Molecule: SAM riboswitch aptamer (S box leader)
Organism: Chitinophaga qingshengii
């Protein structure tokens, strides 16, 4: 770098340090940013994917199911992965609503 599963409308910000863009990509729309964004580093936090552990069933000391702690590996901490965008349905409709896909991102695992 590829593949597979599974999640993805909640959650959760404070300070350093820089200094112009930034919110994955192309359009488009909307935000966000010299009241200093994004991105980095430090500290807290959220969350519960894999690991540990605690309790309860089962069974027969191990398993595999619940629930729960957050000790450890990740993650993550503006906006639905912001939004559309391709496809299919609905409504009378510029367009508006719902499903699907494609592409992203985490986890776990794999050659």
């Nucleotide at each position: 770098c590829g593949c597979u599963u599974a999640u993805c409308a909640a959650g959760a910000a404070a300070g350093g340090a820089g200094g112009a863009g930034g919110g994955a990509a192309a359009u488009g729309g909307c935000c966000c940013g010299a009241c200093g964004a994004u991105a980095c580093c430090u500290u807290a936090g959220c969350a519960a994917c894999c690991u540990u552990c605690a309790u309860c069933a089962c069974u027969a000391c191990g398993u595999c199911g619940a629930u729960g702690a957050a000790a450890g590996g990740u993650g993550c901490u503006g906006c639905a992965u912001c939004c559309a965008u391709c496809c299919c349905g609905g409504c009378a409709a510029a367009g508006c609503c719902g499903g699907g896909a494609a592409a992203g991102a985490u986890a776990a695992g794999u050659a």